[in-house]
RNA sequence: AGAGUUUGAUCCUGGCUCAGAUCGAACGCUGGCGGCGUGCUUAACACAUGCAAGUCGAACGCGAAAGUAGACUUCGGUCUAUUAGUAGAGUGGCGCACGGGUGAGUAACGCGUAGGUAAUCUACCCUUGUGACUGGGAUAACAUCGGGAAACCGGAGCUAAUACCGGAUACGGUUUAGCCGAUGCGAAUUGGCUAAAGGAAAGGUGCCCUCUUCUUGAAAGGUACCACACGGGGAUGAGCCUGCGUACCAUUAGCUAGUAGGUGGGGUAACGGCCCACCUAGGCGACGAUGGUUAGCGGGUCUGAGAGGAUGAUCCGCCACACUGGCACUGGAGCACGGGCCAGACUCCUACGGGAGGCAGCAGUGAGGAAUUUUGCGCAAUGGGGGCAACCCUGACGCAGCGACGCCGCGUGGGUGAUGAAGGUUUUCGGAUCGUAAAGCCCUGUCAGGUGGGAAGAAAUGCAUGUAAGGUUAAUACCCUUCAUGUUUGACGGUACCACCAAAGGAAGCACCGGCUAACUCCCUGCCAGCAGCCGCGGUAAUACGGAGGGUGCAAGCGUUAAUCGGAAUUACUGGGCGUAAAGGGCGCGUAGGCGGCCCGCCAAGUCAGAUGUGAAAGCCCACGGCUCAACCGUGGACGUGCAUCUGAAACUGGCAGGCUUGAGUACUGGAGGGGGAAGUGGAAUUCCCGGUGUAGAGGUGAAAUUCGUAGAGAUCGGGAGGAAUACCGGUGGCGAAGGCGACUUCCUGGCCAGAUACUGACGCUGAGGCGCGAAAGCGUGGGGAGCAAACAGGAUUAGAUACCCUGGUAGUCCACAGCCGUAAACGAUGUGCACUAGGUGUAGGAAGGAGUUAACCCUUUCUGUGCCGCAGCUAACGCAUUAAGUGCACCGCCUGGGGAGUACGGUCGCAAGAUUAAAACUCAAAGGAAUUGACGGGGGCCCGCACAAGCGGUGGAGUAUGUGGUUUAAUUCGACGCAACGCGCAGAACCUUACCUGGGCUUGACAUCCCGGAGAUCAUUUGGAAACAAAUGAGUGCCUGCAUUAGUAGGAAUCCGGUGACAGGUGCUGCAUGGCUGUCGUCAGCUCGUGUCGUGAGAUGUUGGGUUAAGUCCCGCAACGAGCGCAACCCUCGCCUUUAGUUGCCAUCAAUUCGGUUGGGCACUCUAAAGGGACUGCCGGUGUUAAACCGGAGGAAGGUGGGGAUGACGUCAAGUCCUCAUGGCCUUUAUGUCCAGGGCUACACACGUACUACAAUGGCCGGAACAAAGGGCAGCGACACAGCGAUGUGUAGCGAAUCCCGCAAAUUCGGUCUCAGUCCGGAUUGGAGUCUGCAACUCGACUUCAUGAAGUUGGAAUCGCUAGUAAUCGUGGAUCAGCAUGCCACGGUGAAUACGUUCCCGGGCCUUGUACACACCGCCCGUCACACACGAAAGUCGGUUGUACCAGAAGGCGUUGGGCUAACCUUCGGGGGGCGGGCGCCCAAGGUAUGGCUGGUAAUUGGGGUGAAGUCGUAACAAGGUA
Repeated sequence: AGAGUUUGAUCCUGGCUCAGAUCGAACGCUGGCGGCGUGCUUAACACAUGCAAGUCGAACGCGAAAGUAGACUUCGGUCUAUUAGUAGAGUGGCGCACGGGUGAGUAACGCGUAGGUAAUCUACCCUUGUGACUGGGAUAACAUCGGGAAACCGGAGCUAAUACCGGAUACGGUUUAGCCGAUGCGAAUUGGCUAAAGGAAAGGUGCCCUCUUCUUGAAAGGUACCACACGGGGAUGAGCCUGCGUACCAUUAGCUAGUAGGUGGGGUAACGGCCCACCUAGGCGACGAUGGUUAGCGGGUCUGAGAGGAUGAUCCGCCACACUGGCACUGGAGCACGGGCCAGACUCCUACGGGAGGCAGCAGUGAGGAAUUUUGCGCAAUGGGGGCAACCCUGACGCAGCGACGCCGCGUGGGUGAUGAAGGUUUUCGGAUCGUAAAGCCCUGUCAGGUGGGAAGAAAUGCAUGUAAGGUUAAUACCCUUCAUGUUUGACGGUACCACCAAAGGAAGCACCGGCUAACUCCCUGCCAGCAGCCGCGGUAAUACGGAGGGUGCAAGCGUUAAUCGGAAUUACUGGGCGUAAAGGGCGCGUAGGCGGCCCGCCAAGUCAGAUGUGAAAGCCCACGGCUCAACCGUGGACGUGCAUCUGAAACUGGCAGGCUUGAGUACUGGAGGGGGAAGUGGAAUUCCCGGUGUAGAGGUGAAAUUCGUAGAGAUCGGGAGGAAUACCGGUGGCGAAGGCGACUUCCUGGCCAGAUACUGACGCUGAGGCGCGAAAGCGUGGGGAGCAAACAGGAUUAGAUACCCUGGUAGUCCACAGCCGUAAACGAUGUGCACUAGGUGUAGGAAGGAGUUAACCCUUUCUGUGCCGCAGCUAACGCAUUAAGUGCACCGCCUGGGGAGUACGGUCGCAAGAUUAAAACUCAAAGGAAUUGACGGGGGCCCGCACAAGCGGUGGAGUAUGUGGUUUAAUUCGACGCAACGCGCAGAACCUUACCUGGGCUUGACAUCCCGGAGAUCAUUUGGAAACAAAUGAGUGCCUGCAUUAGUAGGAAUCCGGUGACAGGUGCUGCAUGGCUGUCGUCAGCUCGUGUCGUGAGAUGUUGGGUUAAGUCCCGCAACGAGCGCAACCCUCGCCUUUAGUUGCCAUCAAUUCGGUUGGGCACUCUAAAGGGACUGCCGGUGUUAAACCGGAGGAAGGUGGGGAUGACGUCAAGUCCUCAUGGCCUUUAUGUCCAGGGCUACACACGUACUACAAUGGCCGGAACAAAGGGCAGCGACACAGCGAUGUGUAGCGAAUCCCGCAAAUUCGGUCUCAGUCCGGAUUGGAGUCUGCAACUCGACUUCAUGAAGUUGGAAUCGCUAGUAAUCGUGGAUCAGCAUGCCACGGUGAAUACGUUCCCGGGCCUUGUACACACCGCCCGUCACACACGAAAGUCGGUUGUACCAGAAGGCGUUGGGCUAACCUUCGGGGGGCGGGCGCCCAAGGUAUGGCUGGUAAUUGGGGUGAAGUCGUAACAAGGUA
């Protein structure tokens, strides 16, 4: 520091997600040790049990018992001593307001910070001054009586005090009044003086005898310490007040009667409406009152570069609370966690009458929860309370225990060790890897274990000692204080630590491995199971699921989840934006506010500088130090950006005062204008009415119809009525703030521009709220209504057509109202104002100057407006560019992912429609902008093609053949399906083929390799059987090598039989796992690259443009220059010529001839087959940029690619083929393999494709005659002869073929016949008889012959081929093949017509345009309906909370009252004062009634909302999306 994710790719905007750090955590797996920390975040839920606040006998009175000892005894017990002035309770003092817990409440002077208190208090403590005199009456305990279950209570009786009370004194102090001085702005305070009033106390303990009394010794007394009273001062703590800061909601905008203030009282320690009476009517609030929600606040903590953001566990400070609510008492302090009273809820006890209780103290329990510890030890240390002290108390605290909860440290060993062991995994079978890893060998000893030793934390207090020092005193005693020495005290804990012993021995896991993100293979699974933080994996080869091996990361932990900050500049102060991505208010006027020209002076609020105080400690940071290190801890320093006070500066901002003119404005002279309002006046046109002429249509459309018209329309002429709008001018021209404004005239009126002077003197800019204006539509009332025209009606169109088109037609459009509404793509999608920053060129209005009869026009300059182009700059790009989207300033408005939604609820406005303000749940990982490349368009331009057109002939109708679909079947094997499947694979299914069906057989197999055994090969016959096969008989004895060479034997090769297992086999599946091959676009002219250049980039350029071509063919131009694959050419063939060669070919000349190139001869010609030539726009003319090229011509066999073929760029279609072959994976193995027989692939109501033959006279039939090319032939072609009507048969010559054969070519031509008919056309079908092939023609062959003689008379919609030796027509050959051809491939013969042209159909190429498409239009995509789920709204209903009004009124305080009671004091003895209790009043908690607000649960119902699998209906949008 960034990364992933929108796209085919790109840039941008923008959200989502990740990597980091952190944690009081929890969960999963795992777990050796130690140190230091830390541990109910939830139910402020309920609590059993124990402990957490007592202490003082040196304040006071009382005062046991058990036990022991003794005495007595009636043997029951009693008494005495001791226990012991102990335990114990009580009176009294101090403490209990600290310490400890919790965070419910609280949005507040609660907290933080800085101040104030001249408005206050402060027990204990320190210091200082003074004092402590004299009296009195009670009471608890106790004993006794009584009540009660208990808690406890009552009566009468005794008693003490440092308890209580009276009196005295009281310097000082308090209050009041007066006088004087000082301080202060004032209020007032303070010092001094005078007078008056009221107001204190308590003793205890130890010691001493100097003084006095009694006199052992005590007391008064003295002394020391402690305690007491009243003051002064200090310290500490507290109260109160103030400035500033302190969450969210405005869908909370108004709140407030003690409310705001005053006067006078009351109350408090103290100011104050804190409370009361009266008076005034104020006070708070957009700088956010009031209300609602949430929350303890801070130091700090986490994060971050910082600014910030989040947070408020542990530790420290403050606050609040103590079961819930209220209340006071005591006290220095409380409205009091372990005090009280009352009410309420809950729990417990009860004799039912009544009582008791409050863990948010420490442990602990239950509950809740994902989740949080021991009912431990000790007061040894630190601290606290009481006490003179000893000491007691202390769940504060110190320790220990539990938990990997966190941080830190340590260990689980180190070295060596290659046969790279075994084993695992993998493999291309060679190997690789785990891996120096292990084993083995040599070492070490941390931790844990054992044995032994063993701290620091302890200093005090007390006691003892001292010729110690000081104080006091009459005193060197005594006492007190201090000092020195000794002694006493450890929960942790026999802990830390140290030494020794033995031993590698006891100690490694977790997550991850598709990208982000370090780390890869195998198996299993097969859109299943599952994973997932985001993108996304999984549908048979998953590095993404699960397992394994290996690897990576961290490590006693590792992951996951929750949460915070970061990344996120994604709320932007630092540090963002608003033309099109989200975002400029529709426009103006203007309030508050913000900001504001030049000069001078003063002030010093802001600002700046210095100083002082504060900013607690802890923490963070730095240095040093202590635990072996670290974590942790100690000491010191720094920081603490803040606040306050003081002093200073005066530039800037601000304030005050004065001035200026340039900003702004006013006056004057001119000017343009559809600016606004009102009144009036025209003409054209439409419609209607009246009349004339006139007759059959008019109107309307793509075409029609509805409609009007013979009752006279439309057309035409004349007259009239009425309403609305104002042709031409008219213009990216004018005016206005915007909306908007268009005939002419008049009146009223706003703004603008130019010029020249004068005046005012900053009067300015912006503008939250507010006010006004504001198109169209709409609403209200009343008019008006010609045309147009929602709704509506009819006619069309259509599958439908609630639309588009047509005919009608009502609201409305028009006018009036100080009417309403207040919205628009109200747009320049661009807020207003000011300033600055190159130009060029139009246009509108003015001004000045020049020239010009001083006229027009023109030229120059300038101001204002309005356009276009364009530099810098800006921008994601497009684009903007002095009219900025550039550079700055000021102010306002607005934005923060898409959807939900500009919706719901609430508020405001409105008559309504609705407007405005404006969420959330839920859901998605995108939504979007600009540009790029393609593809597409019922977009455009250019061009091509038998694409159309022009022609010729067909198909579609018939019959037949053949293929396909469908159906059928035991099976009708399989594949191919628009073009680009369908006479296709099949160049030929009777068996075979054959893959299918039925049946019968075989199981190492029909076929290959290896092993073992046997026989050897081989041939023939018989039986069963449909055959395969099974069984049997006979003949027979091979080849090579060695030994032997007679017989024979051994081995080998080939063959057969039997056996074992590896394996064979599969036309089984997957063409969507593949290779190869092929089709297609398309023989279309395209497809790319290198370098350079342009662009942020995808990309562009080149390849576009102007010409030209069959062509990206060539030329020219050009930020391109070159190159490659394609085109063309090179290859084959046909056409002309030459050369070479001359048999089987040929025959011009010569000869012979059986008249046949037959023979001799020849190679001239034809031909054959090899090599060459020839054609290149080469030549001429024209056109053209002088080019490329085109047109015409000459010559030539051939002319512009001469004809034909072969040749198929980058790629597309997951095109076709696993059934040609090859091949991964899967499946099968007595079967999905293999053998055999028979059947099937040949079925047949039908449908389609492709062909053949026809329908006839350009013909059929009969007869005669003529002319090819290219092929094939030995299991072959077969002449010729004979037989047969014929297919063919018999016999055989020739020929492995330029020699022989197939082999007569046919159409043609000549002659004849038929004469338009279902025929002398046509030949299907059927019957009979045959021929040939073949083992075999039944299913199921071809041919012949005789007979039969169907449909069919030129074919609907539609559709195919062909541009010249082509179409059409005619025959011939070949492959396959035993046989079978209308199919396929090839060959020649005869041999046309037409092409104006490119509008249209189809396909294609290039350029351009639009796009929401990119699986690319067979695309994308919208809405209703139906179903499911979640969510919202909602009458009602049930809770919570809060307001208002009223009722009620416990405890308590205050006030008041009198037929109660009453120790101290007073008394005139009657009583009074005071106190207690009672009554009443006021205040008031709970409670009740009524009625509102807010909020939550639930809910009939509801939602044009969301999400869901492939549902239904249409096709609204994206292309001109077919009506922009």